Record summary
The RNA shown here (SAM riboswitch aptamer (S box leader)) has 106 nucleotides and comes from Bacteroides sp. Lineage of the source: Bacteria > Bacteroidota > Bacteroidia > Bacteroidaceae > Bacteroides. The coordinates come from a structure-prediction model, not an experiment, and the mean pLDDT is 84.
RNA sequence: GAGUUAUAGAGAAGGGGGGAGAGACCAGGCUCUGAGAACCUCUAGCAACCAGCCCUGCCCGGGGGCAAAGGUGCUAAUACCUGGCCCGUUAAGGGGAUUAUAAUUU
Numbered sequence: 001g002a003g004u005u006a007u008a009g010a011g012a013a014g015g016g017g018g019g020a021g022a023g024a025c026c027a028g029g030c031u032c033u034g035a036g037a038a039c040c041u042c043u044a045g046c047a048a049c050c051a052g053c054c055c056u057g058c059c060c061g062g063g064g065g066c067a068a069a070g071g072u073g074c075u076a077a078u079a080c081c082u083g084g085c086c087c088g089u090u091a092a093g094g095g096g097a098u099u100a101u102a103a104u105u106u
Base pairs, nucleotide, nucleotide: 001106002105003104004103005102006101007100008099013043014042015041016040017039021032022031023030025084026083027082028081029080044075045074046073047072049071050070052066053065054064055063056062079098085095086094087093
């Protein structure tokens, strides 16, 4: 990099550096931002995917609980909203795709 599976309307702050953008891609909106964006970093916190401990079931899978020291991720707004492809409608609506995170395969 590519594939598969699961999850995505909950939750969670400040300091230092930096110096104009950011909110995944494209478009239309809307919002945040010199009372300091992106990005880097320190501390704190949120979460519970992997790992840890316990119970249970199946005997391949699974389910529940505990803890948060390990691997991680995250800490504006539903993945900010709508559209992007298919079905369908005057409109509606439904399903996908894409993205992010984790585990796993390669």